[in-house]
Context: one part of a larger RNA
């Protein structure tokens, strides 16, 4: 390069923004730069092929073709340009609307732990059975108070929500995006995107801070032939907050984005019009079957793994 692929055989990038670059609605006029017809030059001899041509070679003339190059004269569909227009793609406002979307800032109860103080006594704790352990200095229980310090039951749901990590008592401030809806505006402003930029769970690093509970190591008790494990008892970094780095995950729908065609059912969300003996229609978005079709097969199946284009 060419061909073929990428959900699960190798293969989709963590995810967005976006720069070149490529791809790109409709409908006039214009140009003629790519497209195309003609015509002329030119495209060296040798060589090809064909003829002279006969038995054969070699050699000699004759013609063809030379798919290109330059002018010169037409055409204007289509790309390119340039110019005017368009409203369906995209955007902007008006209205309405859902929602853990994101930052700060108070705040709210349960529940664990510890203190303290009252009652009250000999156990408690763990486990397959135990034994380290805590306990007469008074524990476990059980009232009643106090400190803290981290998650948020029930609603909660195939639910929402956010590019994607990821997002849950509760309130207020500040802020991003969606959707729906008619009618105004702008007039293609679109898509992808090599590089580039920024976000990115855990867990890690550095400072400063904070440590209730869990808890790597690290020390015990058990088990075991052994047991640097699985289970027990304790417990350090950590896990929390504040700043800055780290840039990886089965980051997974293991399925890139965008845009169009393609049978039908059923349940939800969140609009819009319709009904109000309660539906039904239409958008937008999460899910379960399935026809075709497509798959190696499993399966996918209008949210596509169909059918087809742009990167």
């Nucleotide at each position: 390069c060419u061909a073929g692929g990428c959900a699960u055989a190798a293969a989709g990038g963590g995810c967005a923004c976006a720069u070149a670059g490529g791809c790109g609605g409709u409908g006039a006029a214009u140009c003629a730069g790519g497209u195309u017809g003609a015509a002329a030059g030119u495209g060296a001899a040798a060589g090809u092929c064909g003829c002279c041509a006969a038995a054969a070679a070699c050699u000699a003339g004759c013609g063809a073709a030379a798919u290109g190059c330059u002018c010169u004269u037409g055409a204007a569909a289509c790309c390119a340009a340039u110019u005017c227009a368009c409203u369906u793609g995209a955007g902007u406002g008006a209205g309405a609307c859902a929602g853990a979307g994101g930052a700060u800032a108070g705040u709210g109860g349960a529940a664990u732990u510890u203190c303290g103080u009252g009652u009250g006594u000999a156990g408690g704790g763990g486990u397959g059975a135990a034994a380290u352990c805590c306990a007469c200095a008074a524990a476990u229980c059980u009232a009643c108070g106090a400190a803290g310090g981290a998650a948020c039951g029930c609603c909660a749901a195939a639910a929402g929500u956010g590019a994607a990590g990821g997002c849950a008592g509760c309130u207020c401030u500040c802020u991003a995006g969606g959707u729906c809806c008619c009618u105004a505006c702008u007039g293609a402003c679109g898509u992808u995107g090599g590089g580039g930029u920024g976000c990115a769970a855990a867990a890690g690093c550095a400072u400063g801070g904070g440590g209730a509970g869990c808890g790597a190591a690290c020390a015990u008790g058990a088990u075991u032939a052994g047991a640097u494990a699985c289970c027990c008892u304790a417990g350090u970094a950590g896990u929390c907050c504040a700043u800055g780095c780290c840039a990886u995950a089965a980051a997974c729908g293991a399925u890139g984005a965008g845009u169009g065609u393609u049978c039908g059912c059923c349940c939800u969300u969140g609009g819009u019009c319709u009904a109000u003996g309660u539906u039904g229609a239409u958008c937008a978005a999460g899910g379960g079957c399935u026809c075709a079709g497509c798959u190696a097969a499993c399966g996918c199946g209008u949210g596509a793994a169909a059918c087809a284009c742009u990167c």
Molecule: small-subunit ribosomal RNA, central domain
Organism: Ehretia macrophylla